[in-house]
RNA sequence: UCACGAAAAAGGCAAACCUCUCGAAAGGGGGGGACGCAAAGCCAUGGGUCUAAGGUCGCGCAAACUGCGGCUAUGAUCGCCGGGUUACCGAA
Numbered sequence: 001u002c003a004c005g006a007a008a009a010a011g012g013c014a015a016a017c018c019u020c021u022c023g024a025a026a027g028g029g030g031g032g033g034a035c036g037c038a039a040a041g042c043c044a045u046g047g048g049u050c051u052a053a054g055g056u057c058g059c060g061c062a063a064a065c066u067g068c069g070g071c072u073a074u075g076a077u078c079g080c081c082g083g084g085u086u087a088c089c090g091a092a
Stems, first nucleotide, its partner, number of pairs: 004090002012037002017032006035079001041085003045082003048077003054072006
């Protein structure tokens, strides 16, 4: 240095839930709170998953709007997996 991850040391992050806030929603942010995490640091690059504002098709309606349903990501998720990248410590 690379790989690796301990009944080590110093620390770090923060699930669910509660609350405020942004958003059409999924979900994000602040505070509280800890299920867990050796990258649970960062990147939406390959898959997966979630949502459907807008678009589109259908139903309904005298017609239209409201409404219902299907499809659709340019939206989201890195604490879903793979990949990239950076990094504390040093037992086996």